[in-house]
Context: one part of a larger RNA
RNA sequence: UUGGGCGUAAAGGGUACGUAGACUGUAACUUUUUUCAUAAGUAAAAUCUUAGAUUUAUCUUUAAGUUAGCUUAUAAUAAAAAUUUUACUUGAGUUUAGUAGAGGACAACAGAAUUUCAUUCAUAGGAGUAAAAUCCUAAAAUUAAUGAAGGAAUGCCAGAGGCGAAGGCGGUUGUCUGGGCUAAAACUGACGUUGAGGUACGAAAGCGUAGGGAUCAAACGGGAUUAGAUACCCCGGUAGUCUACGCUGUCAAAGAUGAGUGCUAAUAUGGGGUAAAUUCUUAUAUAAAGUUAACGCGUUAAGCACUCCGCCUGGGAAGUACGAUCGCAAGAUUGGAACCC
Numbered sequence: 001u002u003g004g005g006c007g008u009a010a011a012g013g014g015u016a017c018g019u020a021g022a023c024u025g026u027a028a029c030u031u032u033u034u035u036c037a038u039a040a041g042u043a044a045a046a047u048c049u050u051a052g053a054u055u056u057a058u059c060u061u062u063a064a065g066u067u068a069g070c071u072u073a074u075a076a077u078a079a080a081a082a083u084u085u086u087a088c089u090u091g092a093g094u095u096u097a098g099u100a101g102a103g104g105a106c107a108a109c110a111g112a113a114u115u116u117c118a119u120u121c122a123u124a125g126g127a128g129u130a131a132a133a134u135c136c137u138a139a140a141a142u143u144a145a146u147g148a149a150g151g152a153a154u155g156c157c158a159g160a161g162g163c164g165a166a167g168g169c170g171g172u173u174g175u176c177u178g179g180g181c182u183a184a185a186a187c188u189g190a191c192g193u194u195g196a197g198g199u200a201c202g203a204a205a206g207c208g209u210a211g212g213g214a215u216c217a218a219a220c221g222g223g224a225u226u227a228g229a230u231a232c233c234c235c236g237g238u239a240g241u242c243u244a245c246g247c248u249g250u251c252a253a254a255g256a257u258g259a260g261u262g263c264u265a266a267u268a269u270g271g272g273g274u275a276a277a278u279u280c281u282u283a284u285a286u287a288a289a290g291u292u293a294a295c296g297c298g299u300u301a302a303g304c305a306c307u308c309c310g311c312c313u314g315g316g317a318a319g320u321a322c323g324a325u326c327g328c329a330a331g332a333u334u335g336g337a338a339c340c341c
Base pairs, nucleotide, nucleotide: 004312005311006310007295008294012309014201015200016199017198021194022193023192025088026087027086028085031082032081033080034079035078037074038073039072040071041070042069048065049064050063051062052061053060091191092188093187094186095185096183097182098181099180103177104176105175106174107173108172109171110154115149116148117147118146119145120144125136126135162169163168206247207246208245209244210243211242216240220236221235222234223233258308259307260306261305262304263303266286267285268284269283270282271281272280290297291296314341315340316339323334324333325332326331
């Protein structure tokens, strides 16, 4: 609880699309309704307020008063809404021509480096640390040369640069493909905004099946450290890390800031566009007004307004229990109370 809020105090859904619903440009027309005014009716009693009676006081009792709403009737004007039809172009969209980009999917290829293997030259150490040791090495290591294999990642360019709804995206080339921006006309003619449910996408880890396995590396083993050391450091090392197809659906999924529209000083810088540019678009840095508890925000608002959705209501118990739905499982979603303070 018809109130106040949601950057940091509790509170913006991880993101998008979209159903119902809610809200909705300009001009005229049709019909209807509403608002405004007057009159009548209704307004249970109690409660509440005022005055009186009674009373120690309360209770009780009498009278009066208060307002929204609803119903009916009346007449005109104005405004608003709904509805019907017609028209318009500013909102929205389509077409054409350009344009930037790690936007996405698939395929092929490239050069460094790590590792392993083989051969050769060479010989006693190598590796590691604060210091050591475990460890590797006379079955020849490390170092050096040549060759081969295999997997993963793409140095420089690289940038408060770019793209994407978010998650996220970085070697090269090709094929397919989404969105944005700019310009000028032409076209459609409100086709819009939001969005409960719903659907799709959604890092990492994890799960299933089949591959792959170079590096790194939970678990695990060993060496140190230490009073101990189930750690930090070192030597190893399996899941995993990679691919395909399914599942999971979470995060400090953050701008800790929902989406849309309009309005409100300037200045500087980067990207796109342009022959150029004060215009347009996008990303940053100061900052007027304003705002904020302060920090700060400040045309990308946390300013001034409107529309729609989500969410909050002392701390713990607790994002737990129970139930339900989903999931192979792990668990996820929804989500209390007693009790304590």